[in-house]
Context: one part of a larger RNA
Molecule: small-subunit ribosomal RNA, 3' major domain
Organism: uncultured bacterium
RNA sequence: UGACGGGAGCCCGCACAAGCAGUGGAGUAUGUGGUUUAAUUCGAUGCAACGCGAAGAACCUUACCAGGACUUGACAUCCCGAGAACCCGGCGUAAUGGCGGGGGUGCCCCUUCGGGGGAAUUCGGAGACAGGUGGUGCAUGGUUGUCGUCAGCUCGUGUCGUGAGAUGUUGGGUUAAGUCCCGCAACGAGCGCAACCCUUACGGUCAGUUGCUACGCAAGAGCACUCUGGCCGGACUGCCGUUGACAAAACGGAGGAAGGCGGGGACGACGUCAAAUCAUCAUGCCCCUUACGUUCUGGGCUACACACGUACUACAAUGGCAUCUAACAAAGGGCAGCGAAGGCGCGAGCCGGAGCCAAUCUCCAAAAGAUGUCUCAGUUCAGACUGCAGGCUGCAACUCGCCUGCACGAAGUCGGAAUUGCUAGUAAUCGCAGAUCAGCAUGCUGCGGUGAAUACGUUCCCGGGCUUUGCACA
Repeated sequence: UGACGGGAGCCCGCACAAGCAGUGGAGUAUGUGGUUUAAUUCGAUGCAACGCGAAGAACCUUACCAGGACUUGACAUCCCGAGAACCCGGCGUAAUGGCGGGGGUGCCCCUUCGGGGGAAUUCGGAGACAGGUGGUGCAUGGUUGUCGUCAGCUCGUGUCGUGAGAUGUUGGGUUAAGUCCCGCAACGAGCGCAACCCUUACGGUCAGUUGCUACGCAAGAGCACUCUGGCCGGACUGCCGUUGACAAAACGGAGGAAGGCGGGGACGACGUCAAAUCAUCAUGCCCCUUACGUUCUGGGCUACACACGUACUACAAUGGCAUCUAACAAAGGGCAGCGAAGGCGCGAGCCGGAGCCAAUCUCCAAAAGAUGUCUCAGUUCAGACUGCAGGCUGCAACUCGCCUGCACGAAGUCGGAAUUGCUAGUAAUCGCAGAUCAGCAUGCUGCGGUGAAUACGUUCCCGGGCUUUGCACA
């Protein structure tokens, strides 16, 4: 000087408290451990692994296993020989591999018109080489997590100290903040904080088509309104009062769409954890080279006594079911695509094909609502599991997809110890869309609808910041 303390002081955070809804019990989905297996590929492992890499394992993916094949190779550059490229069959195989046949002659340059050379491309051959999701994240780059959006981390000159170092950065106030003010042997500066960026809330202005309307519908007309998207304004403790040290600032008020950082996002200082990743990629060294490379078929990653994490659905009456006719979103996607009207089917879906490269057409139906019934039951709750019959995608749904109808109808009556999230348009609840994707979503990422309760306070638990003290540590 740090680190540490079941030392002290000050302060902060959904850290506790006050509340709301959960998890832990049930069933299922999913990930992990373990076990099993020919293989159940690999990685991630307290917080900060476990709906994680994976924004989608039937084949492919795929790295794993069994079996069958190839050996200059599936991919790249160079050399030699042959053929334009390319197209079409055959034998055989589980498939790849293997064996074998036919058609076909373009483009550029030279030419004695016989031919020669060349570019792309294919086949055969030789070797240099290719190839490796093989090892090492404790050899590395790059990227990322975490403390933590915590308020800190440093430097130059000066001063003090023999020195390590100190000072500045401590102190009095204040702030979300090393934010600002005052003081001070310090004076300045840098990386962080804040602001500049995006979005949302208000207004003005400009621009009006595909949008909007003064409407029965259309046409015409118009841009007032809604809306869209460019620019501008607007919030700064600016104004008033009180407190304060006449400061910084705090509290109350006015005006205002918005008030003291207005809400949200992007943005992550010096560093810590030999943190994670050699399987995104790159890369040193080591290793394999008729195999640890490449390819094909089938299987596996989906196993199942069990244990844990994360979710979904419930246990019901603030509910279930039936009927009813209406209403109100936002944000997205669409050409190998979205697919309307109309028709068929109980339904999943099918026929159909208008329109649309989309403010035009379409996905598109929003859901929580009203009335009736059920009357507290393992039920008209709940829906697992199973049987049968179907639909869709796709060479192909047995291992191993999703959906529909009928039947079947399990556990479950609110969950022990323990434990999680959340302070406002938040929690809770309700649907909608998208990426991945042929198909497959209870996951993820977004979007809007309805819309609470509580916070006395900082004694205690956890984590953190500053000062100080002790010291068995460096």